[in-house]
RNA sequence: AUGAUGGUAACGGGAGAGAUCGCCCUCUAAGCUAUGCGGGCGGCGCCGAAGGAGUAAACCUGACACGGGUGAAUCUCUCAGGCAAAAGGACCUUUACCGGACG
Numbered sequence: 001a002u003g004a005u006g007g008u009a010a011c012g013g014g015a016g017a018g019a020u021c022g023c024c025c026u027c028u029a030a031g032c033u034a035u036g037c038g039g040g041c042g043g044c045g046c047c048g049a050a051g052g053a054g055u056a057a058a059c060c061u062g063a064c065a066c067g068g069g070u071g072a073a074u075c076u077c078u079c080a081g082g083c084a085a086a087a088g089g090a091c092c093u094u095u096a097c098c099g100g101a102c103g
Base pairs, nucleotide, nucleotide: 006098007097008096009095010094012092013091018044020043021042022041023040024039025038027036045083046082047081051079052077053076054075058070059069060068061067
């Protein structure tokens, strides 16, 4: 100080992919009982936008080997997570606050 990058909170926006199959548990009706509610384990098929991992340029190193190290993303992987709605959700807009770079 017409306050950068950044951080926190709130409002709003915010994609993809089986409401899949088998078994089991639980809850609900006066009772028996479920093709119903909720959940667990497993199978197969998928998704990428919590998190995590990989790396191009570049830089460093080197015994000079296209060697080693550092190294971004909404890219790649799919460990984790997810595949009706809800929730979650990278990221974005706005507002408030914190903070104080250049000048």
Annotation:
This is a predicted structure of a 103-nucleotide RNA (Glycine riboswitch aptamer). The sequence was found by an Rfam model in a public genome assembly.